A computed fold for a 607-nucleotide part of an RNA from an Actinomycetes bacterium, annotated as large-subunit ribosomal RNA, domain V. The coordinates come from a structure-prediction model, not an experiment, and the mean pLDDT is 80. The organism belongs to Actinomycetes, within Bacteria. It matches the Rfam family "Bacterial large subunit ribosomal RNA". Gene Ontology terms of the family: ribosome and structural constituent of ribosome.
Context: one part of a larger RNA
RNA sequence: CCCACGGUAGGACGGAAAGACCCCGGGACCUUUACUGUAGUUUGGCGUUGGUGUUCGGUUCUGGUUGCGUAGGAUAGGUGGGAGGCUUUGAAGCGGGGGUUUCGGCCCUCGUGGAGCCAACCUUGAAAUACCACCCUUCUAGUGCUGGGCGUCUAACAAGGGUCCGUUAUCCGGAUCUUGGACAGCGCCAGGCAGGCAGUUUAACUGGGGCGGUUGCCUCCCAAAGAGUAACGGAGGUGCCCAAAGGUUCCCUCAGCACGGUUGGCAAUCGUGCGUCGAGUGUAAGAGCACAAGGGAGCUUCACUGCGAGACGGACACGUCGAGCAGAUGCGAAAGCAGGGUCUAGUGAUCCGGCGGUGGCAAGUGGAAGCGCCGUCGCUCAACGGCUAAAAGGUACCCCGGGGAUAACAGGCUGAUCAGGCCCAAGAGUCCACAUCGACGGCCUGGUUUGGCACCUCGAUGUCGGCUCGUCGCAUCCUGGGGGUGGAGCAGCUCCCAAGGGUCCGGCUGUUCGCCGGUUAAAGCGGUACGCGAGCUGGGUUUAGAACGUAGAUCACUGCGUCUCCAAGGAGCAAUCCUUGGAUGCCCAUCGGCUCAUAUCGGUGGA
Numbered sequence: 001c002c003c004a005c006g007g008u009a010g011g012a013c014g015g016a017a018a019g020a021c022c023c024c025g026g027g028a029c030c031u032u033u034a035c036u037g038u039a040g041u042u043u044g045g046c047g048u049u050g051g052u053g054u055u056c057g058g059u060u061c062u063g064g065u066u067g068c069g070u071a072g073g074a075u076a077g078g079u080g081g082g083a084g085g086c087u088u089u090g091a092a093g094c095g096g097g098g099g100u101u102u103c104g105g106c107c108c109u110c111g112u113g114g115a116g117c118c119a120a121c122c123u124u125g126a127a128a129u130a131c132c133a134c135c136c137u138u139c140u141a142g143u144g145c146u147g148g149g150c151g152u153c154u155a156a157c158a159a160g161g162g163u164c165c166g167u168u169a170u171c172c173g174g175a176u177c178u179u180g181g182a183c184a185g186c187g188c189c190a191g192g193c194a195g196g197c198a199g200u201u202u203a204a205c206u207g208g209g210g211c212g213g214u215u216g217c218c219u220c221c222c223a224a225a226g227a228g229u230a231a232c233g234g235a236g237g238u239g240c241c242c243a244a245a246g247g248u249u250c251c252c253u254c255a256g257c258a259c260g261g262u263u264g265g266c267a268a269u270c271g272u273g274c275g276u277c278g279a280g281u282g283u284a285a286g287a288g289c290a291c292a293a294g295g296g297a298g299c300u301u302c303a304c305u306g307c308g309a310g311a312c313g314g315a316c317a318c319g320u321c322g323a324g325c326a327g328a329u330g331c332g333a334a335a336g337c338a339g340g341g342u343c344u345a346g347u348g349a350u351c352c353g354g355c356g357g358u359g360g361c362a363a364g365u366g367g368a369a370g371c372g373c374c375g376u377c378g379c380u381c382a383a384c385g386g387c388u389a390a391a392a393g394g395u396a397c398c399c400c401g402g403g404g405a406u407a408a409c410a411g412g413c414u415g416a417u418c419a420g421g422c423c424c425a426a427g428a429g430u431c432c433a434c435a436u437c438g439a440c441g442g443c444c445u446g447g448u449u450u451g452g453c454a455c456c457u458c459g460a461u462g463u464c465g466g467c468u469c470g471u472c473g474c475a476u477c478c479u480g481g482g483g484g485u486g487g488a489g490c491a492g493c494u495c496c497c498a499a500g501g502g503u504c505c506g507g508c509u510g511u512u513c514g515c516c517g518g519u520u521a522a523a524g525c526g527g528u529a530c531g532c533g534a535g536c537u538g539g540g541u542u543u544a545g546a547a548c549g550u551a552g553a554u555c556a557c558u559g560c561g562u563c564u565c566c567a568a569g570g571a572g573c574a575a576u577c578c579u580u581g582g583a584u585g586c587c588c589a590u591c592g593g594c595u596c597a598u599a600u601c602g603g604u605g606g607a
Stems, first nucleotide, its partner, number of pairs: 022403006028395004034200005040193009050153010061142004067136001077135005084118003093112008157180004162176005203215003212232001216238006239384001240282001241341002246300007254278001256274005280289002283346001285344003304327004310321004316385001329338003352378007360371002410457001411455001412453003416450001418446006427437002464539001465537003469531001470528005477502003480497006504518005564583008587606006
């Protein structure tokens, strides 16, 4: 050195299981004031479903009744006709009863009574309920139709018992009887409730996911001098407004500063001068604008209809500019200008539906319904190219497909943070920067912390601490050798060299750590997949199960007394009650007897 065998478990990111954590896609269960259904339930209607009584409504017809502003003899419903009407088949008046009431009256009925009562007149917008007719309003009686409530009946229907029959039968059916009874039950239709059940939805971006933020449009920077150009890069706006803030014709020039001038001041209005733009321009920013697009006045509606050569942007959809032509119009003497606003935001496709118009279509034909076409309206469809008219959550009970495209461990890169060192030296140190400490700052090293990144690993790299077993670094805790000292000595402080060896036992906590107790020469700091689970442990973390506790609910009545028996005492006429003591009984512990063994039995003690 090789081979075999016996061993040990550090490695072969060992074996096992297409990672269960995380993310993405899908599923399944579960929840609910997610959405939509539905079982069930409830209410109503109709049917099965009939008789009768009573009561209360609706409606038709008939008869009656009702109606009060002011003026006025007074309680005038409206309109029309109308000069007479009612009365011995009993008027006025009086008495009793009833209804109504604006409290003044009006109406009905009975009795008495016995022959009168009312109408045009005067007031009023309107003239007589004197009389007749048709109506409005309020109330009432009757009839017809219809509905509700209450009661009652039995024959539908339902339930039950005994007996009999089918029948040798505790089903079922029939007969009989009783009870309920047009209810219930059942069927159909409609409304309500409805996680009991079902089907589903519950966005994306994202330096993992969640939480937060954002999502369309406009302006600037980033953007690298054509256009365009990303980020959870840096800044702001917008979801309108204006009938003038639009069109045209004519005219004007601002901000600021200086000087002068009553109150008047730095700054109000006035005058003079300078003043290329610093003002203003509805609204953000940019680009524009003084020849004005800025400021004012007059007249006005082009904030038109039908088109549109030709272009620009854009994958498409779509957006933008546009001379010119026809019609009709405004301003201007005219040339001309005008199809909104200095420009760029102020927005929403399609479907469906509404409204206005219309010369098209019209299911044999004529019409019509309906449709089309033109105009217009209804979306914070704002997740803004808008899934549906209509939708939230939980899962540690979880499952599947995938991902190291993406997190948690470890590693890697980085080194903000961290640890260590150095430079400068303000200052502290009585004096004196540098014995010692060192501000404000600067430069490095290390790769032990917390992070950043997401590069191997998700068809698996087991994760804290302890135990066992080590090994390495030195930025040295002790021991060793030295320099300085604000080193007298002892003991220290600080720096340099040095890794040979060593570097404790306990209490608490799962702890690493830390605090505490007692020692020690000292009780070092780190690396090793925060060394080491194919070496151990499993206390922690991090599944499912279960138990206990807490809250809540229940027990629940009650109020500390147990009900039974005995004895004594007390109260009461008595039933009965009260007090004290004991017994039985129950539970627990223990001992003993019988038995193969137990239940059981007996003794003692406790409560």